[in-house]
RNA sequence: AGAGUUUGAUCAUGGCUCAGGACGAACGCUGGCGGCGUGCUUAACACAUGCAAGUCUACGAGAAAAGAGUAGCAAUAUUCUGAGUAAAGUGGCGCAAGGGUGCGUAACUCGUAAGCAAUCUACCUUUAGAAGGGGAAUAACCCAGCGAAAGCCGGACUAAUACCCCAUAAUGCAGCGGAACCGCAUGGUUAUGUUGUUAAAGUCUAUAUGACGUCUAGAGAUGAGCUUGCGUCUGAUUAGCUAGUUGGUGAGGUAACGGCCCACCAAGGCUACGAUCAGUAGCUGGUCUGAGAGGAUGAUCAGCCACACUGGAACUGAGACACGGUCCAGACUCCUACGGGAGGCAGCAGUGAGGAAUAUUGGGCAAUGGACGCAAGUCUGACCCAGCAACGCCGCGUGAAGGAUGAAUGUCGUGAGAUUGUAAACUUCUGUGAGAAGGGACGAAAAAACAGGCUCAAACCCUGUUCUGACGGUACCUUCAGAGGAAGCCCCGGCUAACUACGUGCCAGCAGCCGCGGUAAUACGUAGGGGGCUAGCGUUGUCCGGAUUUACUGGGUGUAAAGGGCGCGUAGGCGGACUUGUCAGUCAAAGGUGAAACCCUGCAGCUUAACUGCAGAACUGCCUUUGAUACUGCAAGCCUUGAGUCUAGAAGAGAGAAGCGGAAUUCCAGGUGUAGUGGUGAAAUACGUAGAUAUCUGGAAGAACACCAGUUGCGAAGGCGGCUUCUUGGUCUAGAACUGACGCUGAGGCGCGAAAGCGUGGGUAGCAAACAGGAUUAGAUACCCUGGUAGUCCACGCUGUAAACUAUGAAUACUAGAUGUUGGGCUUUAUGCCCAGCGUCGAAGCUAACGCAUUAAGUAUUCCACCUGGGGAGUACGAUCGCAAGGUUGAAACUCAAAGGAAUUGACGGGGGCCCGCACAAGCAGUGGAGCAUGUGGUUUAAUUCGAUGCAACGCGAAGAACCUUACCUAGGCUUGAAACGCAAGAGACAGGGUAUGAAAGUACCCCUCCAGCAAUGGCUCUUGUACAGGUGCUGCAUGGCUGUCGUCAGCUCGUGCCGUGAGGUGUUGGGUUAAGUCCCGCAACGAGCGCAACCCCUACCAUUAGUUGCCAUCAGGUAAUGCUGAGCACUCUAAUGGGACUGCCUACGCAAGUAGUGAGGAAGGUGGGGAUGACGUCAAGUCCGCAUGGCCCUUACGCCUAGGGCUACACACGUGCUACAAUGGAUGCUACAAUGGGUUGCCAAGCCGCAAGGUGGAGCCAAUCCCAUAAAGGCAUCCCCAGUUCGGAUUGGAGUCUGAAACUCGACUCCGUGAAGUCGGAAUCGCUAGUAAUGGCGGAUCAGCUACGCCGCCGUGAAUACGUUCCCGGGCCUUGUACACACCGCCCGUCAAGCGAUGGGAGCUGGUAGUACCUGAAGUCCCUAAUUUAUUAGGGCCUAGGGUAAGACUGGUGACUGGCGCUAAGUCGUAACAAGGUAACCGUA
Repeated sequence: AGAGUUUGAUCAUGGCUCAGGACGAACGCUGGCGGCGUGCUUAACACAUGCAAGUCUACGAGAAAAGAGUAGCAAUAUUCUGAGUAAAGUGGCGCAAGGGUGCGUAACUCGUAAGCAAUCUACCUUUAGAAGGGGAAUAACCCAGCGAAAGCCGGACUAAUACCCCAUAAUGCAGCGGAACCGCAUGGUUAUGUUGUUAAAGUCUAUAUGACGUCUAGAGAUGAGCUUGCGUCUGAUUAGCUAGUUGGUGAGGUAACGGCCCACCAAGGCUACGAUCAGUAGCUGGUCUGAGAGGAUGAUCAGCCACACUGGAACUGAGACACGGUCCAGACUCCUACGGGAGGCAGCAGUGAGGAAUAUUGGGCAAUGGACGCAAGUCUGACCCAGCAACGCCGCGUGAAGGAUGAAUGUCGUGAGAUUGUAAACUUCUGUGAGAAGGGACGAAAAAACAGGCUCAAACCCUGUUCUGACGGUACCUUCAGAGGAAGCCCCGGCUAACUACGUGCCAGCAGCCGCGGUAAUACGUAGGGGGCUAGCGUUGUCCGGAUUUACUGGGUGUAAAGGGCGCGUAGGCGGACUUGUCAGUCAAAGGUGAAACCCUGCAGCUUAACUGCAGAACUGCCUUUGAUACUGCAAGCCUUGAGUCUAGAAGAGAGAAGCGGAAUUCCAGGUGUAGUGGUGAAAUACGUAGAUAUCUGGAAGAACACCAGUUGCGAAGGCGGCUUCUUGGUCUAGAACUGACGCUGAGGCGCGAAAGCGUGGGUAGCAAACAGGAUUAGAUACCCUGGUAGUCCACGCUGUAAACUAUGAAUACUAGAUGUUGGGCUUUAUGCCCAGCGUCGAAGCUAACGCAUUAAGUAUUCCACCUGGGGAGUACGAUCGCAAGGUUGAAACUCAAAGGAAUUGACGGGGGCCCGCACAAGCAGUGGAGCAUGUGGUUUAAUUCGAUGCAACGCGAAGAACCUUACCUAGGCUUGAAACGCAAGAGACAGGGUAUGAAAGUACCCCUCCAGCAAUGGCUCUUGUACAGGUGCUGCAUGGCUGUCGUCAGCUCGUGCCGUGAGGUGUUGGGUUAAGUCCCGCAACGAGCGCAACCCCUACCAUUAGUUGCCAUCAGGUAAUGCUGAGCACUCUAAUGGGACUGCCUACGCAAGUAGUGAGGAAGGUGGGGAUGACGUCAAGUCCGCAUGGCCCUUACGCCUAGGGCUACACACGUGCUACAAUGGAUGCUACAAUGGGUUGCCAAGCCGCAAGGUGGAGCCAAUCCCAUAAAGGCAUCCCCAGUUCGGAUUGGAGUCUGAAACUCGACUCCGUGAAGUCGGAAUCGCUAGUAAUGGCGGAUCAGCUACGCCGCCGUGAAUACGUUCCCGGGCCUUGUACACACCGCCCGUCAAGCGAUGGGAGCUGGUAGUACCUGAAGUCCCUAAUUUAUUAGGGCCUAGGGUAAGACUGGUGACUGGCGCUAAGUCGUAACAAGGUAACCGUA
């Protein structure tokens, strides 16, 4: 000192959370020792038992036990000691201290600083003086009585330092005087005159000038009382409170002032600087935290206060309204003989209860302190110690050094090893602490006693001796033995140091926040390893910190939360220039005080530390005195620049009232006129033949004021717009005559305040909530249309809110400019200057950015208002205003970890612009209808194996399912297995042949049967066992590889630089051009890469080379005929190498790139045509059933073998095809022209047979040689004549052929017969731009055969059309909006339904608190009265605790029912918002 968390990413705002420290703590796990501290925070709840306050040479009386003696035989009697002791009483002092607790108290309670001229003070110190004489009682004790007890009462006796009287007495006190001095207002002090009044006690002894006491007065000290300034929590949803109240006079009372109390008089007193009321709370030194300022807190220790079962009261006393005293009332507990009594742990222990939780019914007065006493001494749960508790702080230990074969075990593993780990073992040592033995303290020195000294002294002081320890035989010291008996807890995804394996599988669980877990979890559980702390470690709770997140130090308000709707103005705050005075603030110095402890620093004592002692500093404060006078204040004077007045001008939709005007609309009347009008996307409702709409004339009514009109003007804002008049507010310019700071802001307050709305009364043309009808729609309580009432208008009154916005409070000053415009002024009349406004752009500066920028959101000052996470909620309750609607003020519980701002990149839009594509359009031929083929869905089935599913699945995997294939089903079999391979043991063959059984596989059996080596053994085979095989089982969402698609679309990026806080941008955008991010130009960019293009192949032309199996022009030979043969290689062709095309040339346009041309030339012209070639990426696209592969699963089966069946099913639906529906045709006959290919398990010629499929036959060919192999459409003829046909061929009967173990399920082909639907196809939809579509045939792969009409190729014939880019679809670039980013198949709103939670209202019910009124009224002080004066007693009175009654107030709990709210993976209905969100959205109102 910061970090995590909103986003795809970014910056800022903002909350939540964490890391730190602390604790009188508690809980979980664990636990060796010692020191020093600390220990009922809850029930001020109730208490058994013991102890916590007594003591004394003042007084009278006065035991017993026990011991010793005398008398007696003894019982017994008696004497002395015990002892003037114990116990009790009178009396004195103490009991008001010490100790406990924090209920109450918001207060002169406390703190601090002062005051008392308004006071008291026992014991103590000191000063001065005094103590004479007398008297009457009473307790104890004795006698007698009552009562259960507690206790009470009567009679008689007695003492005092108890009580009373007389005397003495002043310096005291009181009254009356004059005087001096002083002060602070009342006054005080001193000396003094006079009158009156008031004291006393003795005891002891070494008998003395003794000691201790007694009385009076003064002073001191100590303690207490009272008064005052300042400080001292929260709430205004508490705004008014007060009747002894505020003051006076006079009595009373007190130690003392005082309404403290009483009588009378006056009507005051407090309060927004917060009275009163309510809630909470002992206050402080301090403690914790913090850099500090602050915040929180008030245990232990210390100061003060309050209280003592609850409430009240007084007595005694120096002191109390009294914790262990009294009286009364109340509640509770106990005793009782029922008549009455007793009690008060918030003292120390202890008990119960409450609670998460807090100790021993201990020892001692040895020390310190206290009470009494002359003292000895007694008492002391104060205190000193011990016990319990890791509750805290501090210290120590659980061993140290060496030790590599890096042992073993565990864990991981790529099987190499790594790690545990110098860790252990082992070797050598040490000895803290615990244990044992021995020694052994400090704390103790006074007092006292004795002796001595000093002394007048028995005082004080000094010296010596004697005596005293609970803790405790403890601390400490020495010795002994021996590594021996002594380590845990939490964490390991990020924050935050520390990682692997297994188990689990959105389960179990974790979690402080973010978040983990749905089969490979470093996040759950366990283990190994690691990290942290350590006799502790974690968790929980609370406080401060971090949080500058309440901001004094130290924040904000245009858009994130936040400027009041606007003005006037009160209190308050702030305030121009100069001079003088004062010194309140301010500053300085000195003095007093600020208790001690604590904190800090230094030194010292315990072995160290904690702890403790001493000293210093500090205590930031308050008071007093003195001084300074710049600033502020105050007082006085003066000034003109702030402000205002005045004079002369100026502009204006500023306001109010009255009057007037024209256009338009609607209505009414009349004329002309006829069938429609109106309205919409299209319609309909509506109006119209009873005459509309249209048009003309006249009239009526109400409302609003076109053009001018302008980011023009005016106003404080709301707002203001035809014209004229009247009344009236403000502003500006110029001048500089007047006043002389008169100013700014402004809590409360007062006023104004759009629209809607409300009340009363008018008015109502148009428009138009509600309402009605018509449409639209799935619905349409809407959008659209036709109507239409409140309302809109006027007058008066209310309401008081708006996105009342510039989302920007008011005022003043300062800080570059440019430009437009309104009003005024100046002059040199200009592109000029000045003032006041209204706008735009822009520098510095500011800002999170956007943006603002002399009209600030800049720089400063003053004042006001407001904000502090989102939701709940501008809600509830309360108060207040309002006729109502409602407004203003304004929470909490609960809930979330975000909500929100600006900007960025994408994606998207029923946003925009530009461009492209058989995308549309223009055409051609189809599909969709029929039959069949084929694939799919569905259904069925024992099985109909599996996959592919919009484009981008569906003649797809499958270039060929009768068996096989085959993965599916049924049935029968095998289990180291059908194939591969290691080890061990056993056997000796294996192969081959045969028999039985069986559907086969198989099973059982028989025959036959090894090699090398002496052997061990090896080769080979079999059997058994064990490792393993095997799996078309799962996961394509664990993967590789391959593929599809956008898309052959033109895009996708990088380096450096520059811009930006940043994400990012620039480059790649712009202007042109292109098929193209193709090229050119421009440009804070300059370059580069992957793509495009080119390089490659085929094809079109030419050349060269080569010439067999190809060719045949020329020459020769030959045939019925043929390159048949010789010769040849010109041509064709074959197959290799080259050439050729580049906008190169011309013209036009253009800066260029380039484009255009029936241009030239050329075989080919602008990429010539075709192919291969597929950027970064997208779709968790497809494939685990091609192959490979992680993980999981099966292992006498999910593996393997076999037979049969199935994949070929069939009410149906869809895709892709074939054949057709015919005459551009069909049939028959004759006839012409190809190319690509394939061939030895093969292609198969000629010939012969068969109607044909085919058979037979066997020549040739491993192929430019032979074969498949007749190409077909076409051409030439003939027939058919528009029909379900001489079209069409499905279906089906029969007979065959071929392949193959085998054509039943389930093959193809041939012949004869049969002859279905179908007459050009609805909505919709596909392909194609030239050698293309269309059409015709041929070949091949797979293959025994075939379902091929499929697929892949080949050649023949060979068109039509494209104006064009508005629209549909897809794509590219730029731009715009966005609440989307899983990215529109997005996001998201509200009702309803379900569960849970808290909360408001509520007929009421039931508690608590404080007050008011009245009644009653204990004890007690005071007062009055009576019996004889006092005293006492009795009676009465005032006040009053408590009790009762009454009506209200405040505040809890609960309550049928009820209101909204929040939360909760997959409910219902719609689709309101975000894009122009499909009717722009939003604010106020009904």
The prediction has a mean pLDDT of 84. The RNA shown here (small-subunit ribosomal RNA) has 1486 nucleotides and comes from an uncultured bacterium. RNAcentral holds the sequence, with entries from ENA, Greengenes and SILVA. Its Rfam family is "Bacterial small subunit ribosomal RNA". Gene Ontology terms of the family: structural constituent of ribosome and ribosome.